[in-house]
RNA sequence: UCGCGCGGGAGAGUCCGCUCGGCAUGCCGGGCGGGCGCCGAAGGGGCAACCUCCCCGGAACCUCUCAGGCACCCGGACCGCGCGA
Repeated sequence: UCGCGCGGGAGAGUCCGCUCGGCAUGCCGGGCGGGCGCCGAAGGGGCAACCUCCCCGGAACCUCUCAGGCACCCGGACCGCGCGA
């Protein structure tokens, strides 16, 4: 440095339509689709402090938001431990 296992691990939502279920019958909950808004920590793009200087190369938790995400779960950069190469 890479792979695997275990543990930790942030941010951001509302409205409308259709539909299904429950019951106390006008409320609650689920699914799908759409409008508008939002997040930044998979992946990807940009800037470049820095790696003593130049070339090459690398390079942020900054930045963009294509992708992804905005109850829980899942995922998750990154951190710790263990094993292997």

A computed fold for an 85-nucleotide RNA from a soil metagenome, annotated as Glycine riboswitch aptamer. The coordinates come from a structure-prediction model, not an experiment, and the mean pLDDT is 76. The model forms 80% of the base pairs in the Rfam consensus.